[in-house]
About this RNA:
GlmS glucosamine-6-phosphate activated ribozyme aptamer from Sulfobacillus benefaciens, 153 nucleotides, folded computationally.
This record gives sequence, structure tokens and C1' cells, in this order.
RNA sequence: ACUAGCCCGAGAGCGCCGGAACCCUCAGUGGUAGGGUUGACGAGGUGGGGGAUCUCGAAGUAUUCGGCGGGUGACCUCCGGCUGCCCAGCGGCCGAUAAAUCACGGACAAAGGUCGGUCGUAAGGGCGACACAAAACCGUGCGGCUGGGGCCG
Repeated sequence: ACUAGCCCGAGAGCGCCGGAACCCUCAGUGGUAGGGUUGACGAGGUGGGGGAUCUCGAAGUAUUCGGCGGGUGACCUCCGGCUGCCCAGCGGCCGAUAAAUCACGGACAAAGGUCGGUCGUAAGGGCGACACAAAACCGUGCGGCUGGGGCCG
């Protein structure tokens, strides 16, 4: 250096659990036993710093309950970009794919579900196949003022 095998990680709608619900065990049947299971399904989203915590739909009538930690959204601020000839100021909008809102158009998912295996005594876990979405995702359109300078007519 290469090859093979094994292990770990693969990065944030993420992780965890002393509440709760559920399962198993038993000399002890426990509102303070022991051991375990569940506890948010994907899409989108990261310039630096700060404090407080967050978008879109899917499923479902529900534990997707409740709590803790974190956190790519939003806000404040700094930096940067755009505002269609250039510069400056102010304003607005964004984040190196650097124009939001609004209008129109468009695409894409996983789980639940069905089918089939698999692990577990069980609650349950994991795998394969099949389908479906919205948006702050994608596309098009719309989308400043003042002053100075340059260019063209």
C1' cells in the first nucleotide's frame, strides 16, 4: 500500500425517562416487589453570537399522554448577498443555491394499513413488498427611495 473479515459511527422533529400505560416472574401478589416493553410517522430547514423555544402535512379518537435534554425555524444583533449600469445612505428581502409576501403551477415521504417472513414466554421489536401529503420544498410572475457618478439616446 492492497485485499478480506469483524466492530463502531453515519449527525437534530432528534435523544432520554424517576410520571403513566402495558407485559412477564413469584416463599413474598406488592397503590413502595423484581425484571422488561411502549413512549412523534415522515417532508423541509444550519453565515457568527444571544435569549426564549419552532414549520409542514400523514396517521389516529388516540400514551403522537406527561416530563427532561437538545434543536437547522422565528426574533435581536454583527457579517455577507440581492434590490437588473455603478457607488453611498436609508429601507426591504434573504444566507455563499443569499427576494420574502402574494398569485398561478408542480413534485416528493414514512408510519399507521394490507400481504409475507423473522426475533421474543409476553408486552412488543425488526425486515421485505405495495399506496398516499402539505409546506416555510421546486418553478414562473410580481417586487424601493434619496443623492452622486458613469454610459447610451
It matches the Rfam family "glmS glucosamine-6-phosphate activated ribozyme aptamer". By type it is a riboswitch. It was read from a public genome assembly, where an Rfam model found it. Taxonomically the source falls in Sulfobacillus (Bacteria, Bacillati, Clostridia, Eubacteriales). Model confidence (mean pLDDT): 77 of 100.